[in-house]
Context: one part of a larger RNA
Parts: sequence; structure tokens; C1' cells
RNA sequence: CUGGGCGUAAAGGGUCCGUAGGCAGUUUUUUGUCUGUUCUUUGUUAAAAAAUCGGGCUUAACCUGAUAUAGGCAAAGAAAACAUUAAAACUAGAGUCUGACAAAUGAAAAUGGAAUAUCUUAAUGAGGGGUAGAAUCCUUAGAAGUAAGGUGGAACAUCAUAAAGGCGAAAGCGAUUUUCUUGUGCAGUACUGACGUUGAGGGACGAAAGCAUGGGUAGCAAGCAGGAUUUGAUACCCUGGUAGUCCAUGCUGUCAACGAUGGAUGCUAAUUCUUAGAUUUUCUAGGAAAUAUACAGUUAAUACUUUAAGCAUCCCGCCUGAAGAGUACGAGCGCAAGCUUAAAAAUC
Repeated sequence: CUGGGCGUAAAGGGUCCGUAGGCAGUUUUUUGUCUGUUCUUUGUUAAAAAAUCGGGCUUAACCUGAUAUAGGCAAAGAAAACAUUAAAACUAGAGUCUGACAAAUGAAAAUGGAAUAUCUUAAUGAGGGGUAGAAUCCUUAGAAGUAAGGUGGAACAUCAUAAAGGCGAAAGCGAUUUUCUUGUGCAGUACUGACGUUGAGGGACGAAAGCAUGGGUAGCAAGCAGGAUUUGAUACCCUGGUAGUCCAUGCUGUCAACGAUGGAUGCUAAUUCUUAGAUUUUCUAGGAAAUAUACAGUUAAUACUUUAAGCAUCCCGCCUGAAGAGUACGAGCGCAAGCUUAAAAAUC
């Protein structure tokens, strides 16, 4: 390389869009130019070896004579079912339209109440806080607690059985209202008529942390300081507290980005669930999403099982003993941190 694989053993790209390319519905006719496909002929595929039938050394190994195929490559001729070429038509895929509906999809603006914190005022007057126990800490310059009022930031209790629920491509999305907006599903079957699928490169989005500039900062809180614990304690516990967490505009481009399971299409028992109808203990027809059992089948087992890890087809990505190493060097990207691509020697 081939082959065999990718839930858990090495291996599915974080997700989608989409270029080239690959693959691709039904019917009828057409083409033999190009390329597959099938058949025939010719040439070639050195000799030796191997194969078959013989011969020679006592036999064998060994030596030796003759014969033959498949397959590959090239050329010529023919065939026309399929693929292909060209034309026409169709509606089961796909899309458009109409109708009614659901939803924490997204963006912007406005509004709301509870709680934490803090400030002011009033009365009160010695503790409060914290822990296994303490101490650091706050407090007669009046704390904690109570009452009234103000300020400010962040997050949205109850609801809706907050969930086997919903939406989104994934990341993700939960107070209320308004405006704008994306996509799915259902019903009708009116329109287009294969317009599809996958997708190397490429593009867009992409948690948290981090970076840049400017704001904001209530609570929480890396780093840091102090108090404890301890042989020590650069920790666990406690008191404080800065970046950060929040907003705007950019960058970064990673994760156990997980269903550790790529996408599309078709087929393969049921039960539970749900919609409609009927002859209503039940039956018939249909069903987008979500969940739990389970037959056949698969699997090394565990388990999966119409949402497959079953049976098949198409396309992409990836794996090939461990460790060195997701590292070095080079290249690209980035303000940086770093990310992407990605070896080898020595060793077992």
C1' cells in the first nucleotide's frame, strides 16, 4: 500500500453554509464522437523458475525436451442492456404559495418587585461577627438589631408538574412589555419540475478564561495580606480584598465544544404517547419532536435496538504498538498569551 476499523480499546472535524469534485428520482426516444462495459482478432508481457505431459543420471534432489491458460497494457473491428451524450415529458425527492398554531430562537428599547451592600435621619445603648473551638475583624468617633427615606450595580423567587418539557446548526437561551427578526413542524395540494445530497480548499458562528480601549463595580472572588490548623501548611477553615465577573466596540478561536456516536436517503416486530374517524372493553388510518421498555439482528463484552451501535447505498473527516509528543524546526494567524499545521533521533 492493501485490508480492517472509528460509543467505551488508536480513531467523527466544535457547529453550520457553501466552491471545485464525487454520487444521484420516473418514463420515452436518441448517440456510438469522448470514457466506462461486453465480445473477437493482432502485438507485447526476455530467459530461467512455477504448471501439465515426457526423457536422462540405480532412485530422489538435480539436469533436460515439448506444450498451454488466465490476467495486464496497446491497437483494430463489432455490440448497445446499463452508465454516458442529446431531446421531450412526469411528480413520489426538493422548493414556492395559502391557512391556522406553538416556542427560555435572536437583536434593540422601556419598565418592575424582592434581596445584598451602602448613605441619611430617629429612638435605643454593648456588644456584633465568625468557628469543631478560636482569633484576626467591626464597635461609646454609637456597631449589630428596629423604623422611615435615598443611591447604585448585578441577578431575575413564585408561575408552566422547572421536567423523560420547549426553542436553536452548535455554542447556548428562563422577570414583564413593545418593536424588528430567524427557523422548524401541521393542514390544503394551488405552482415550479430533479432545481437534490455530500463537501477538499474557503467563509460565518463559536462556553469559560484571557487581551486592547473606554465606562461601570452591589454581591462574589483567582493573585495578595492577615488570623487559625499543622512538624511544616506557599492548602482545606475564618476575616479582608485587587484583577475579573457587568456594558460598548474589537481581538483570541480553545474545552470531557460529549450522545466520548459525521451528514443524507431507504428498509426492518411490538408496547407506552399523541391526532382524526368509525361499527367505540376495541378497531382503522396518520404522526414532527421528546422519553422509557423490548423482538429479530448486531457487539469482545457492556450494551444499542425505527432518534441503531441492525440491513444497505453515497460523500466527507480520521486511525494504524507504547513513550518521545500534540513536542522541536519551518510556515500561517495573533497586540500578547498562544492557536493551527506537524516530525525525527535515542528507548522499550
Model confidence (mean pLDDT): 82 of 100. A computed fold for a 348-nucleotide part of an RNA from Dictyota falklandica, annotated as small-subunit ribosomal RNA, central domain. The organism belongs to Dictyota, within Eukaryota. Its Rfam family is "Bacterial small subunit ribosomal RNA". Rfam links the family to the GO terms structural constituent of ribosome and ribosome. It is recorded under the gene name rns.